[in-house]
RNA sequence: CUCGAUAAAGGCAAACCCGUCGAAAGGCGGGCUCGCAAAACCACCGGUCUUAGGGGCGAUCCUAAGGCAGCGGGGCUACCGAAG
Numbered sequence: 001c002u003c004g005a006u007a008a009a010g011g012c013a014a015a016c017c018c019g020u021c022g023a024a025a026g027g028c029g030g031g032c033u034c035g036c037a038a039a040a041c042c043a044c045c046g047g048u049c050u051u052a053g054g055g056g057c058g059a060u061c062c063u064a065a066g067g068c069a070g071c072g073g074g075g076c077u078a079c080c081g082a083a084g
Base pairs, nucleotide, nucleotide: 002084003081004080011036012035016031017030018029019028020027021026034070041075042074044073045072046071047068048067049066050065051064052063053062054061055060
C1' cells in the first nucleotide's frame, strides 16, 4: 500500500415510538437495535423523493428550488492489525 479475521478495543444506528423544526421530502435530539469496516465527510455523475411552474390527447417530459451519503459510482480523510 492492498486487504478485512467467528480477533481485540472502541464507534455508528434502519424500521418503529416520543419530542422538536419544516409547506413537504426530510432534518435534529432521546429511546430502541435491523444492520454497518467508512452506515465519517462532500450532492460531482447516475438514481430517487418533495414543492412550484411549464409542455404534451396521453404514456410522460422539461425547468427551478429543496432533500436522500443506510440506492449505486466518484472524491476525500480516518481507528484496529490476523492471513495474503
Molecule: c-di-GMP-I-GGC riboswitch aptamer
Organism: Gammaproteobacteria bacterium